[in-house]
Molecule: small-subunit ribosomal RNA
Organism: uncultured prokaryote
């Protein structure tokens, strides 16, 4: 940079929860249990009609013989009519003609309503109510008797109604109309009243309904086959109506990959939410349709139901009961319980709108209109306005100056919009009456700033910052993540930001998500091309002509309900809301027209494709035969002790003769060499000696033929490396497993010795590979150059041409255009387009489980989820790293010299000890370090004793100089007593220094944090590197420059170069040292001249030399030769004191290590304040079984000892160095000349040299330890100093593994001085004396530099990371089974009901010959058959829960074992 997931910002909601809450308008309000609800807590929701009918009736009026009668009204139950099929509720079921849309009904019905036509005649017999008698607890019910009708029945009349026959007209149509003939069928004599309402038949309309059809309508293929009334026909039945709707018979069909069947889920639509749209999600309120009414079944009535507030039956549940039997169905409105995160009043009214009945008045109406509850949603309003700086108080913060809340408040002035209070008026809704709402809305007047602000957030995304508290705790968190003592992330506060009567949270949906991509994605490496071909369905398809009109285009008709959305206008003060109109409803359908394109039909063509003939190349395939070399084995010969194998060995073979060598033989497998090639062939896998046979494919050439015959290709079929499996052969070599030997901590590996399956052949399976070009097939188009093979032409050959034509291979090169995230691809595309197929959608779980198919098995194919993470991944970049590569450097190795590690001692550290052994430093880069020096002090530690504004600083007040001295107590600090004494300046006011006391601000802290810091320092490393500006390249990180070729100590310099320049480093400039010149000569020097001594620059002098210290010179690869690229440079040489940075020093780039230091200093924060401060005494830092580092001295003869005798440099010195001289064996003492030092002193340098001695030994080496005696410093050497003398005389005889320093005046060795310091070092620093050896070289070890390469690392290899095991938790598979709900099959059984058959009995209407018959059983009954619900039983399927045990998986803090991967 890309891919890719996760997450957020938006909108919405029938919401819920938390905090808060002023008002109004308009909407909305059980999303869960289609759970239970009237009878013992409830009410209501469907009645009405007396103008259909009879009966009964209190009050009223009239009348009366006072018994009653009549009238009118009202009312009761009943007969009868209409309604109860509407309205209202719910969404269980339903994946369906259920819904939506467009049609059909010529296959139908339709009460009430409207219009037209015709009619309304004559009769009859009953049953309720009522009365009487019974049964029953009740619900209810039986028998007998009376009675009316618009209830019921008969007859007449007959139609344009119905049936049937014929003719004829129309229609796309199986149908409709007209005419004629024949046959059949009707009514209520009604009601009130004077005009209507009913009634019957019929035709039409309107409305409503039934049925049928095209298209559309969820998910699962881990559901692939389903179906016997099933599909069709004939006949019949049935219905309002077509139809297997039902029955009988006949035929064997019908559906399905364009997804049947099965399973899961779900009412559908208008719409709603979201979205730019396309889409996605959804189906509350309103409207349309459907379905349901406790569960299941059934029919009756009716115009309409298989009926929510009807009936019957069965079941579950609830209730009543006298136990015999009965009753019920809120998914109507309220309401109750329950469930739930969660959803309202048992309100008012029929005033309006609408509905039912009625002629009407009117009655009924939980429909509806209103009110109530709820911030549940949307909309509107308000909680005041102006002025007001002393920038008040207070809060917060602070660098103490201030800042901020903040004109905010107070104060002053003003207003009354909304709310509130009070009073008055007062609608519309009503077209005559009627108003629940209604103390209505609204208007007017008065009052008073009065009554009214919260919630969330402030690390980034994302607008908004500080303080305190906390300290990986408490907690936060949408994602990233925050919290381990300075938290803008937790909690609080102040401040701020955003919304606002609300604000947040949670849940859900769409969006963002182009993250399923139709619009609009991809597949070389990120997830993704099938292993390859053939080919079915399907998809797509060359040129021309004609036709057609399915797709397509245009115009028009119908429809797309209303509401909603949008636009315009209007009405509520605005808005939400409502009304009116328009537009729109992207759709379906019909008609007409068009004909370019696609399709279809017909005809033609040859450029695609194929065929014929000739020719060419080839490890293409299959089969048979055959050849030589080699390995092994066998036989024989020669020959003798080893062979073989490895990093090195061993196992192994061999004296029973191996290996080696010669000859012969056996057998199996594989085919060296080859211009064997980045060469050829094949679809892929793959194919390699030679010959023969059979056979597939391909190229070229020539003309000719067919005439689109083509491309792709789901399912399917075939082929398909190696390994593996089965059967039978074969078996030389090789070689899983296995055995042995090694290696190793182990080594079930790598290495070695053996060795079986297998490898080979035949036949049959398997069907997978990094089956890769990680790149599906086909067609067209879009740059070149060279080479190879082939062909043609031409030629002596090289070559030329392939303008006409190809194939192979992309092997090399520049790569244009283009593409790509980049890498890269680039005519063999990963380019530009088209066609078809396959595949992908975060990582893990997992290519796993379950199911299915295939397989002998191994296993293959198909293929999830729970759970878990916020990443996983690709390409490239910069670093770092590599037991990667190249080049180079360094005492890095090597070559040398000397050490350490062993001994004793010194010193530091660890550990241990202790009251304390103060603290820090820990690989290199802590450990003779801080400490250039702990007896007290230092000192920070411990013990004990004291002080508290303090040992120290500043300010204030008061007093006074202060200081000092003496004595006493005490370990001292300190305390007490005594004593001495009276500062300086002055403008005379006072001021200052110092001391004491007091007060509080404050002091103090070597207390913590070096991981809050500054400064300083170490280290890589005196390594040669580190960067920048502009330009250029790259999407970008970045690159280039800085790489390359040379060269250098060096990124030093040169050349080249898309770079050109520059900076910090390197070098140089600085100091010192080495040579010379010059200047100057004291304290230094003395050649020459003189004096002089035992000697001596001692003296006069001198200024030459040395030296001192100022200034210069000199060295620059400058010169010569060679080499090198004409360069930089390198090599050699000359000259020169010095030669290639002459030697040494100072000087340390960008950075790294959270390196070191808060105990040098400074400093933030925290802590402490009668103590963690401060003073004092004593102790400790010096301890001591031990371990390590750094040193000293040694172990001796290159030495020790003794004597004698030379030669330095550089330093230091006044509280100092201290001479001479004297004393002491000595340390030292006495002494005090000289010197603030080129003058004097420390101060004799030592090793060396000369001579002597010792003679290889624990010694004449070595000196530890200890004893005694001393010296010096110091207030004081006990713990705890140094030194001296005498005595003592330990370990140690050259040091294991390992390890350090050094390249020349260096190592080694020898002494000298200094800092610190009273004294004290073997340490440190500096100085000179003597003075080596070695370096072939860069393979290796260590460190470093540059380039390059790989990377899964970036805290950067001390990295990352894998698996088993152990423990905990989570989800999940299997599992003997157990258990539920569900679907279905067979059987049994069979209520109610319908239909059929049948029997007995009874019987008003009609007929009758009076015997009976027809008809009926309505309101009662028996038997039986068919259909059939619940139920019972046996089984089957799919599915849920659970289950001892068991399998793997995931997650988890620092567990165990190894180290598989990344170099």
């Nucleotide at each position: 940079c890309c891919u890719g997931g996760c997450u957020c910002a938006g909108a919405a909601c029938g919401a819920a929860c938390g905090c808060u809450g002023g008002c109004g308008g308009u909407a909305u309000g059980c999303u869960u249990a289609a759970c239970a609800c009237a009878u013992g807590a409830u009410g209501c929701a469907a009645g009405u009609c007396g103008a259909a009918c009879g009966c009964g009736a209190a009050a009223g009026c009239u009348u009366u013989u006072c018994g009653g009668a009549g009238c009118a009204a009202u009312u009761g139950a009943g007969u009868g009519g209409c309604g109860c099929a509407c309205g209202g509720g719910u969404g269980a079921g339903u994946a369906a003609c259920g819904c939506g849309u467009a049609g059909a009904u010529a296959a139908u019905c339709u009460a009430c309503c409207c219009u037209g036509a015709a009619g309304c005649u004559c009769g009859g017999g009953a049953c309720a109510a009522c009365c009487u008698c019974g049964c029953g607890a009740a619900a209810g019910u039986g028998a007998g008797g009376c009675u009316a009708a618009u209830a019921c029945c008969g007859a007449a009349u007959a139609a344009c109604a119905c049936u049937u026959a014929a003719a004829u007209u129309c229609u796309a149509g199986u149908g409709a109309g007209u005419u004629u003939g024949a046959g059949u069928u009707a009514a209520a004599a009604g009601g009130u009243u004077u005009a209507c309402c009913a009634c019957u038949u019929u035709a039409g309309g309107a409305u409503g309904a039934g049925u049928c059809u095209g298209c559309g309508u969820a998910c699962c293929a881990u559901u692939a086959g389903c179906u016997a009334g099933u599909u069709g026909g004939u006949a019949g039945g049935g219905u309002a109506a077509a139809g297997g709707c039902c029955u009988a018979c006949c035929a064997a069909g019908g559906c399905a990959a364009c997804g049947a069947u099965g399973g899961u889920u779900a009412g559908c639509g208008g719409g709603u939410c979201u979205g730019a749209g396309a889409g996605g999600a959804u189906g509350a309120u309103c409207c349309g349709c459907c379905a349901c009414a406790c569960u299941g079944g059934a029919a009756c009535u009716g115009a309409g139901a298989c009926a929510c507030g009807g009936u019957c039956c069965a079941g579950a549940c609830u209730c009543c009961u006298a136990c015999g039997g009965g009753a019920g169905g809120c998914a109507g409105c309220a309401g109750u319980g329950g469930g739930g995160a969660a959803u309202u009043u048992u309100g008012c009214g029929c005033a309006a709108u609408g509905g039912g009945g009625g002629a009407a008045a009117c009655c009924c109406u939980g429909a509806c209109g209103c009110a109530g509850c709820a911030a549940u949603a949307c909309c509107g309003c308000g909680u005041g306005a102006g002025u007001g700086a002393a920038g008040a108080a207070g809060g917060c913060u602070c660098u103490u100056g201030g800042g901020u809340c903040g004109u905010a408040a107070a104060g002053c002035u003003c207003u009354u919009u909304g709310u509130c209070c009070a009073a008055g008026g007062g609608a519309a809704g009503a077209u005559a009456a009627u108003g629940a709402c209604g103390u209505u809305a609204c208007c007017u007047u008065g009052g008073g700033a009065a009554u009214a602000a919260g919630c969330a957030c402030c690390g980034g995304c994302u607008a908004a910052c500080u303080c305190c508290g906390u300290g990986c705790c408490a907690g936060c968190a949408g994602c990233c993540g925050c919290g381990g003592u300075a938290a803008u992330a937790c909690g609080g506060a102040g401040g701020g930001u955003g919304c606002a009567a609300g604000c947040g949270u949670u849940g859900u949906u769409c969006g963002g998500a182009a993250u399923c991509a139709c619009u609009g994605g991809g597949c070389g490496u990120a997830a993704a091309g099938g292993g390859u071909g053939c080919g079915u369905a399907g998809g797509c398809g060359g040129u021309c002509u004609u036709a057609u009109a399915a797709g397509c285009u245009a115009a028009g008709g119908g429809u797309g309900a209303a509401a909603u959305c949008c636009c315009a206008g209007g009405g509520c003060u605005c808005a939400a809301c409502c009304c009116u109109g328009g537009a729109a409803c992207u759709g379906c359908u019909c008609u007409u027209a068009g004909a370019a394109c696609u399709g279809u039909a017909a005809g033609a063509c040859u450029a695609g494709a194929g065929a014929u003939g000739g020719u060419c190349a080839g490890a293409g395939g299959c089969a048979a035969g055959u050849a030589g070399a080699a390995u092994u084995c066998c036989u024989g010969g020669u020959g003798u002790a080893g062979a073989g194998g490895u990093g090195a060995a061993a196992u192994u073979c061999g004296u029973a003769g191996a290996u080696a060598u010669c000859a012969g033989g056996a057998g199996g497998a594989a085919u060296a060499c080859c211009g064997g090639g980045a060469g050829g062939c094949g679809a892929a896998g793959g194919c390699g000696g030679c010959u023969u046979g059979c056979u597939g494919g391909g190229g070229c050439c020539a003309a000719u033929c067919u005439g689109a015959c083509g491309c792709u290709g789901a399912u399917g079929c075939a082929c398909g490396a190696a390994a593996g499996c089965g059967u039978g052969g074969g078996g030389a070599g090789c070689a899983a497993a296995c055995g042995g030997g090694a290696u190793u901590a182990g080594a079930u590996a790598c290495c070695c010795c053996g060795g079986u399956a297998g490898u080979c052949c035949a036949c049959g399976c398997c069907g997978u590979a990094a089956a890769c070009g990680a790149u599906g097939a086909g067609u067209a188009c879009c740059a070149g150059c060279u080479g190879u093979a082939u062909a043609a032409u031409a030629u002596a050959a090289a070559g030329u041409u392939a303008u006409g034509u190809g194939g192979c291979g992309c092997a090399g090169u520049u790569a244009a255009a283009g593409u790509u995230a980049a890498c890269a691809c680039g005519u063999u595309g990963a380019g530009u387009a088209c066609u078809c197929c396959g595949c992908c959608u975060g990582g893990g779980a997992a290519g796993u489980a379950c199911g299915g198919u295939c397989g002998c098995a191994a296993g293959a194919c198909u293929a999830a989820a729970a759970c878990u993470c916020a990443a996983a991944g690709g390409a490239a970049u910069u670093g770092a790293c590599g037991g990667g590569g190249g080049c180079c450097c360094g005492c890095a190795c090597a070559a040398g010299c000397g050490g350490u590690g062993g001994a004793g001692c010194a010193u530091g550290u660890g550990g241990u000890u202790u009251a304390a052994u103060u603290c820090g430093a820990c690989g290199c880069a802590a450990c003779g370090c801080g400490c250039a020096g702990a007896a007290c002090c230092u000192u920070a530690c411990c013990u004990g004793g004291g002080u508290u504004u303090g040992a120290c600083a500043u300010c204030c007040u008061u007093g006074g100089c202060c200081c000092g001295c003496u004595u006493u107590a005490g370990a001292g600090a300190u305390a007490a007593a005594g004593u001495u004494u009276u500062c300086c300046c002055u403008u005379c006011g006072g001021g200052g220094a110092c001391c004491a006391a007091g007060u509080g601000a404050c002091a103090g802290g070597u207390g913590c944090u070096g991981c809050a810091u500054g400064g300083c320092u170490g280290u890589c490393g005196u390594c040669a590197g580190c960067u920048c500006g502009u330009g250029u390249c790259g999407u970008g990180a970045g690159a280039u420059g800085u790489u390359g070729g040379g060269u250098u100590a060096a990124g030093u310099c040169c050349c080249g170069c898309a770079a050109c320049g520059a900076g910090c480093g390197c070098a140089a400039c600085c100091c010192u040292u080495a040579u010379c010149c010059u200047u100057a000569g004291u304290u230094g020097c003395c050649a020459g001249c003189a004096u002089g001594u035992a000697a001596a620059g001692a003296u006069g002098g001198g200024a030459a030399c040395u030296c001192u210290a100022g200034g210069g010179a000199g060295a620059c690869u400058g010169c010569c030769g060679g080499u090198g690229u004409c360069a930089a440079g390198c090599c050699g040489g000359a000259g020169g004191a010095a030669g290639g940075u002459g030697g040494g020093g100072a000087u340390g780039a960008c950075g790294u290590c959270a390196a070191g230091u808060c105990c040098u200093c400074a400093u933030g924060g925290c802590c402490u304040u009668u103590a963690u401060a401060u003073c004092c005494a004593g102790g400790g830092c010096u301890a001591c079984a031990c371990a390590c580092g750094u040193g000293c001295u040694a172990c001796a003869a290159u030495g020790g000892c003794a004597a004698c005798u030379a030669c330095a440099a550089a330093g230091a010195g006044c509280a100092g160095c201290g001479a001479a001289a004297c004393c002491g064996c000595g340390a030292g003492g006495u002494g005090g000349u000289g010197c603030g030092a080129a003058u004097c002193u420390c101060a004799u340098a030592a090793a060396a040299g000369u001579u002597g001695u010792c003679u290889c030994a624990g010694u004449u080496c070595g000196g530890a330890u200890c004893g005694c005696a001393g010296u010096c410093u110091g207030c004081a050497a006990c713990u705890c100093g140094a030194c001296u003398g005498c005595g003592u005389g330990a370990a140690g005889u050259u040091g294991g593994a390992a390890u350090c320093g050094c390249u020349a005046g260096u190592a080694a060795u020898c002494g000298u001085a200094g800092a610190u310091c009273a004294g004290c070092g073997c340490g440190c620093u500096a100085c000179g004396g003597u003075g080596a050896a070695u370096a072939c070289g860069u393979u290796c070890c260590c460190g470093g530099g540059c380039c390059u390469u790989g990377u899964a690392c970036a805290c950067a290899c001390c990295g990352c990371c894998c698996g088993u095991c152990a423990c905990a938790c989570c989800a999940u598979g299997g599992g003997a089974g157990u258990u539920g709900a569900u679907a279905u099959u067979g059987g049994c059984a069979g209520a109610a009901a319908a239909c059929g058959c049948u029997g007995a009995g009874c019987u008003a209407a009609c007929c009758u010959u009076c015997g009976g018959g027809a008809g009926g059983c309505a309101g009662g009954u028996g038997g039986u058959g068919u259909u059939u619900a619940a139920g019972c039983u046996a089984g089957u399927g799919a599915u849920g829960a659970u289950g001892a045990c068991u399998g793997g998986g995931g997650u988890g803090a620092a567990g165990u074992c190894g180290u598989a991967a990344c170099a």